[in-house]
């Protein structure tokens, strides 16, 4: 959220919360006397009937629950010789005779009531005495049996029973006393039964004994009274949680996790406590009492107990009817009929689970309408509807109609189940979920918004992941969420894990306890193993068979039930005893190495002082300085003394040592270890919780001692700042005894011990053999310290006889990451702190090894005008342009480090123009196409408004195709209506195509197969050498190959052919074509006989001859939606068109790119020489002429190797200026002109005149350029009506410098760190500040629970009293008097209350501690590279 039916189960998991109302225990008249009604009777009185009462049994059973309890409380196995048992069944005896009483009933009283009181009558199977004693029990004895308190048979004394009733009898049914059984039941015990050690010590009736009580019965169960005892690390004791079990469910299974319903047991019955009756109780529907609650009252006092069946009211997410019947089963009572029975049978409600059936079958393409998608063709919903045929489970109705019942009767379910018929497809379908794990996709909405979401993660304008709609998957009367176990998890690991770096070996030893233990012989039978009995309750579970139509569900019957207890046997192997052995350990003895440890004394070098001598301005430090010391004499240098400390070289991947650590030299004292030998003991042995000792540096105590170095401080320096790095100083401390202190990256990050498993080499220690005179050498084998490495192992690195390898024993330790090695407790400590040690919360992840990349203030190796040699600007200065910014009605828009800024734009006066004012238009400036219309129609367009646009409409006035008398008809073009739609320089280059820039013309960047590696992945590409170049050559687990590189293309540069006009002289020069040359080809060195390099020769040109086009994979969400195209999106009388007219040219300023100069290598004049590449018919434009000039007039000649542009300019050559703000320099700025163009004000160029500003060469920085370059000259072209300092070509003169590759930059190879991977513009700590959220501490406060001490204590047992009081029975003098009882009083004991000090848990608390987490917060930069101080 949906819902048809039908069986079978099941149903307060919370408040052991409180309850209205019913009902859940009664029967017995054949125990008893009365009432009472009914019948007969005239009555008495007789029958049957009902019953309150006395009496009997039952009410201890059924039914509930799960507080409490960690227990002999359960579960299994025993014991009871330490016990009881109403009914009930078998046996044995027996029942005789008497008494006095109480209720009902009658009177009467008190009280509201509930109830109670008094005085009188009575009955019993109700009560007492009496007699009998089969027996039973006790006391004294015998005999057997027996482990035992006992059982059996036996003698004697003693005490002790009884009830009647019915029935005509007969007999029945009771009682009384015993034995026996059957159920039942108490009591002990072995074992098993949850967490916490931050709970380690508990216990005075505690443990035991004796004696007494007491109980059915053992027993400190209670009391006296003696002893000091009992549990405990195998977890006592405290504290928190739990009813237990068969069994459910999970698992392969071992276990986990549970104990609903059903069955055994326990416990409780508003809380506590306690008796009494009885066979049984310390009782749910009985008593008492304390207490809390509710109720009823006359205020005096009284009543209650649903954890029984309904049911209320509460809580809660959440659990049913105030039903029917005793027909079954079963249970009390009765001699029975029968009564009672919410126990149980039914029914009701609930998809709560389980099982079973249905919502139709079959046929039906025009693949319909509709939806939805869609590339517009279709395609999918989909035979899926609709329609034809057919069934009727189910529903609805009618009829019939049960078993369950045993039977004489008796059915609540129930007119139910089940049958038979009729109606009619008729009454019946939904919930989830589609990004992946995981089945199953599209569209539209939304736009980090709204939502989703179990992890991962979707959503920021094209969301298969929100929503919604089509469509698909799943499951189905149900889905789907949600909560919980298991499982997956081998992710607590017994099965079946780990600990060198991932979380994990105590810092080291010694050594209790406890686990573990050589060879051999015998006994034992505890572990082991085998059979055999007993149990392991029924249900459950498996299996056969069977009963409901089936199935769930139930019935037989078999299995199993791992456990436990008795019993018999086995004797490897474990244990246990009793002997033996020497190969494990230890002793002895003979060597032997060593910084092994402790004490004492003792040495030289150096550092500081201090004295005293020389000698004189410095010294010291440091990247560079200072502080500092020194003229009062230092630093240096000589003598000579004092002090403390460590002990250069020997000196080692060397040596001892359990670690820590040990280092000059002597002496004493002392531990351990090795080698040989084999005399001695014989398993003595390994490990080791707790215990106990040792422990670096630093710290802390007392008390010495102090040279040198140095935390803290101090001062100088650094720096943005520097509480730090560097420097001058310095005090604790270092040093010594004596205590404390107990950590470390106490590391080999690798606990101990044994024992086996290839080598090689290197070293320290002592021994054997061989040699030798002897020491070396060489060979074995021991015991230590390294290195290499095999099989084996590792996640990998990596370890390997010194294992991390292969076994075994023993110990410690770990179980995501932060919070946290922290908080609380506790222990230790003088502190400081050490040791043990959580939780909340909070995140998907932390971590580890290797890989490939990126980076480094990491190496090394190489290149580039990168530095560095050098030429010449820039930045200063004026102007030009562009861009920020400001400003503005607008100053349209884009491009923003290098890769935007004279960049789009190859040229903004209008126009361009996208901007801004204002005036106009609406199917439009511009295309398609449908339809309507006009007929003087399209066109063309006069006056008149008006800036134009536009509006206006006299006038003139057509075309085409068929038809045809005829503008008469169609119909086209072209107008006009109307609708599609045009149109947008609007958005989005982060939706895109396509072009582009840039690393960069840098030498890289793949692939195939193959081979290494679990794999990421390597390897080929690496390694020597070489090259401009992953370009060659060599090596070589790689062999080959792609895209780059390089050569092919173009230009130039020699030079031969052909051809050529407009050039010219056949040549030449020059244009085009087609060829040749250049290739380390040759020589000689050098390297490796290579590749390659260096030199030379020859040649125009020499090692790529120069330039140009070319631009690998692939990075930058670079750039562009405004150049074009394009998705989406937004606008449509406007963001669209169309006009004037302003804008883009604005100006405090900043930057960028240029011009010009700043002079004399220069200006001015004057004379003179020498290109080239382009361009020209709306154009170039000669000769000539006009003007100082721009430029006019003219117009040959050219569609061009023919004409024009076109005199180039620097240069030269002569001449003047002579160092000035100048004859530099030109701004700027007046007037007068010229061109262009519809027009030059805003806002174009150019001329002449006249003006003559800045500026003397530019600070930090910074750009170009390696040869025909650079700088210096000038020409052309493109856009273009005009406008150039920009752009893009061309040519003239024509350097300098390169030692070299330390630096700076970029690059490229290789290696090396890495916590980077968005890739250092990376990543990241920490304090402060703001939010929130849990804890922890806190003067207190508050409350719970268990316990102790004192004081009061109800009921009630049990004791003692007991003068009041008393029917039974005894005695009696009848007066009373005893036995025995009762009230009443006192005591132990006690629930519960109270006072009190404390113990523990937990709530709250101002303030405060840190911790988690949160958006792009404030400092600062600790770590990750050598992180710039490892």
């Nucleotide at each position: 959220c949906u819902g048809g039916c039908g069986g079978u189960g099941u149903g307060c998991u919370u408040u052991a919360u409180g309850c209205a109302u019913g009902c859940a225990a009664g029967u017995c008249g054949a125990a008893c006397g009365g009432a009472c009604a009914u019948u007969a009777g005239c009555a008495a009185u007789a029958a049957c009937g009902u019953u309150a009462g006395u009496g009997g049994c039952a009410a201890a059973c059924g039914g509930g629950u799960g507080a409490g309890u960690a227990a002999c409380a359960c579960g299994u196995a025993a014991g009871u010789a330490a016990c009881c048992u109403g009914c009930c069944c078998u046996u044995a005896a027996g029942u005789g005779g008497g008494g006095g009483a109480c209720a009902a009933c009658u009177c009467u009283g008190a009280g509201a009531a509930a109830u109670c009181g008094g005085a009188g009558c009575u009955a019993a199977u109700a009560c007492c005495g009496c007699a009998u004693g089969u027996g039973a029990u006790g006391g004294c004895g015998a005999a057997g049996c027996a482990c035992a308190a006992g059982c059996u048979u036996u003698g004697u004394c003693a005490u002790u029973a009884a009830a009647g009733c019915c029935g005509u009898a007969a007999g029945g049914c009771g009682c009384u006393u015993g034995a026996g059984g059957a159920g039942g039941g108490g009591c002990u015990u072995g074992c098993g039964u949850c967490c916490g050690a931050c709970u380690a010590g508990c216990u005075a009736g505690u443990u035991g004994g004796u004696g007494a009580g007491g109980u059915a019965a053992u027993g400190g169960c209670c009391c006296a009274c003696c002893a000091a005892g009992g549990c405990u690390u195998c977890g006592a004791u405290c504290g928190g949680u739990a009813g237990c079990u068969g069994g459910u469910u999970u698992u392969a299974g071992a276990g986990g996790a549970u104990g609903a319903u059903c069955a055994g047991c326990c416990a409780c019955a508003c809380g506590g406590g306690g008796a009494c009756u009885g066979a049984g109780a310390c009782a749910c529907g009985g008593c008492c009492c304390c207490g809390a609650c509710u109720c009823c009252u006359a205020c005096g006092g009284g009543a209650g107990g649903c954890a029984g069946c309904a049911g209320c009211a509460a809580g809660g997410a959440a659990u049913a009817u105030u039903g029917g019947g005793c027909a079954a089963u079963g249970g009390g009572c009765g001699a029975a009929a029968g009564c009672c029975u919410g126990a149980c049978c039914c029914a009701g409600c609930g998809a709560c689970a389980c099982c079973g059936c249905g919502u139709g079958g079959g046929g039906g393409a025009a693949g319909a309408c509709g939806g939805c998608c869609u590339u517009c063709g279709g395609g999918u919903u989909g035979u899926a509807a609709a329609c034809c045929c057919c069934u009727u489970u189910u529903a609805u109705u009618g009829g019939g109609g049960a078993a369950g019942a045993a039977u004489a009767a008796u059915g609540a379910c129930g007119g139910u189940a089940c049958c038979c018929g009729a109606u009619g497809a008729a009454u019946a379908a939904g919930c989830c979920c589609c990004g992946g794990c995981u089945a199953a996709c599209u569209a539209c909405g939304u736009g980090c918004c709204a939502g989703c979401a179990g992890c991962c993660g979707c959503g920021g304008u094209a969301a298969u992941a929100c929503g919604u709609a089509g469509g698909g998957g799943g499951c189905g009367a149900g889905c789907g969420u949600u909560a919980u176990c298991c499982g997956g998890a081998u992710u607590u690991a017994c099965u079946g894990g780990g600990c060198g770096u991932a979380a994990a070996g105590c810092g080291g030893g010694u050594g209790u306890a406890g686990g573990u233990g050589g060879c051999u012989u015998g006994g034992c039978a505890a572990g082991u193993c085998c059979g055999g009995u007993g149990u392991g309750a029924a249900a459950u579970c498996u299996c056969c068979c069977g009963g409901c139509u089936u199935a769930a569900c139930u019935g037989g019957g078999a299995g199993g039930g791992u456990g436990c207890a008795c019993u018999g046997g086995a004797u490897a192997c474990u244990g246990u005893u009793a002997g033996g052995c020497u190969a494990g350990a230890g002793u002895g003895c003979a060597g032997u190495a060593g910084a092994g440890g402790g004490a004492a004394g003792u040495g030289g070098a150096a550092u500081u002082c201090c004295c005293g001598g020389u000698g004189u301005a410095g010294u010291g430090g440091u990247g560079a300085u200072a502080u500092g010391c020194g003229u009062a004499g230092a630093u240096a240098u000589c003598g000579g003394g004092a002090g403390g400390a460590a002990c250069a070289c020997u000196a080692g991947u060397g040596g001892c040592g359990a670690a820590g650590g040990c280092g000059g030299c002597u002496u004493c004292c002392u531990g351990g270890g090795c080698u040989g030998u084999a005399a001695c003991u014989g398993a003595c042995a390994c490990u080791g919780a707790g215990a106990c000792c040792c422990g670096a540096a630093g710290g802390c105590g007392u008390g010495g001692g102090g040279a040198g170095c140095a935390a803290a401080c101090a001062g100088g320096a650094u720096u943005a700042g520097a509480u730090a790095c560097c420097c001058u100083g310095g005090u604790a401390g270092u040093c010594c005894a004596c205590g404390c202190a107990g950590u470390a990256a106490a590391c080999g990050a690798u606990g101990g011990g044994u024992a086996c498993u290839a080598g090689g080499u290197a070293u320290g220690g002592g021994g054997a053999g061989u040699a030798u005179c002897g020491a070396c050498c060489c060979u074995c084998a021991c015991c230590g310290u390294g290195c290499c490495g095999a099989a084996g192992c590792u996640a990998a690195c990596g370890c390997u006889u010194u294992a991390a390898g292969u076994a075994c024993c023993c110990c410690g330790c770990c179980u995501g990451g932060g919070g946290a090695g922290u908080a609380c407790g506790g222990u230790c400590g003088c502190a400081a702190g050490a040791c043990u040690a959580a939780a909340a919360c909070u995140c998907a992840a932390a971590g580890g090894a290797a890989u490939u990349g990126a980076c480094g203030g990491g190496u090394g190796c190489c290149c580039g005008c990168a530095c560095a040699a050098g030429c010449a600007g820039c930045g200063g200065a004026g102007c030009g342009u562009g861009u920020g910014g400001u400003u503005u009605a607008a100053u349209u828009c884009g491009a923003u480090g290098c890769a935007a800024c004279a960049c789009g734009a190859a040229g903004a006066a209008c126009c361009u123009u996208a901007c801004c004012a204002a005036g106009g238009c609406u199917u439009g400036a511009c295309a398609u196409g449908u339809c309507u219309g006009a007929a003087g129609u399209a066109g063309c367009g006069a006056a008149c408004c008006g800036a134009a646009a536009g509006g206006g409409g006299a006038g003139c006035g057509a075309c085409c195709u068929g038809u045809a008398a005829a503008g008469u008809c169609a119909g086209g073009a072209g107008c006009u209506u109307a609708c599609a739609c045009a149109g947008g320089u609007g958005c989005u280059g982060c939706a895109u195509g396509g072009c582009u820039g840039u690393c960069g013309u840098c030498a890289g960047c793949u692939c195939g197969u193959g081979c290494c590696g679990u794999g990421a992945g390597g390897u080929g590409u690496c390694g020597g050498g070489u090259u401009a170049a992953g370009u060659c050559c060599c090596a070589u687990a790689a062999c080959g190959a792609g895209c780059g590189c390089a050569a092919c293309c173009c230009c130039u540069g020699u030079u031969g052919c052909c051809a050529g006009u407009u050039g010219u002289u056949u040549u030449c020069u020059c244009u085009g074509g087609c060829g040749a040359u250049a290739c380390u080809g040759c020589c000689c060195c050098g390297c490796a006989c290579a590749a390659c390099g260096g030199g030379g020769a020859g040649g125009a040109a020499g090692g790529c001859g120069g330039g140009g086009a070319u631009g690998a994979c692939g990075u930058c969400a670079a750039g562009u939606c405004a150049g074009u195209a394009u998705g989406g999106c937004c606008u449509u009388u406007a963001u669209g068109c169309c006009u004037u007219g302003g804008g883009c040219u604005a100006c405090a300023c900043a930057c960028a790119c240029g011009c010009u100069a700043c002079a004399a290598u220069g200006g001015g004049u004057g004379g003179c020489a020498c290109a080239a590449u382009g361009g020209g018919u709306u154009g170039c434009a000669a000769u000539g002429g006009a003007g100082u000039g721009a430029u006019c007039c003219g117009g040959a000649g050219c569609u061009a190797a023919u004409c024009c542009u076109u005199c180039a300019a620097a240069a030269c050559c002569a001449u003047c200026c002579u160092c000035a703000g100048u004859u530099c320099g030109g701004a700027u700025u007046g007037c007068a002109g010229g061109c262009u163009g519809a027009a030059a004000c805003u806002c174009g160029c150019c001329u002449g005149c006249a003006u003559g500003a800045a500026g003397u060469u530019g600070g930090a920085g910074u750009u170009g350029c390696u040869a025909g370059u650079a700088a210096c000259c000038g020409u052309g072209c493109a856009c273009c009506a005009g406008c150039u300092u920009g752009g893009c070509a061309c040519g003239g003169u024509g350097a300098a410098u390169a030692c070299g590759u330390u630096c700076c930059u970029g690059g490229g190879c290789a290696u090396u760190g890495u916590a980077c991977a968005c890739a250092c513009c990376g990543c990241c700590c920490g304090u402060c500040a703001c939010g929130u959220c849990a804890u922890g501490a806190a003067a207190g406060u508050c409350g719970g629970c268990a316990a102790c001490a004192c004081c009061u204590g109800a009921a009630g047992u049990c004791g003692a009293u007991g003068a009041g009081u008393u029917a039974a029975c005894c005695c009696u003098u009848c007066g009373g008097g005893g036995a025995g009882g009762c009230a009443g009083u006192c005591g132990c004991c006690u629930a519960g209350g109270g006072u009190g000090g404390g113990g523990u848990c937990g709530g709250u608390g101002a303030u405060u501690g840190g911790g988690a987490c949160g958006a792009a917060g404030u400092c600062g930069u600790a770590a990750c590279a050598a992180g710039g101080u490892a």

Description
A computed fold for a 1430-nucleotide RNA from a metagenome, annotated as small-subunit ribosomal RNA. It matches the Rfam family "Bacterial small subunit ribosomal RNA". The RNAcentral record of the sequence draws on SILVA.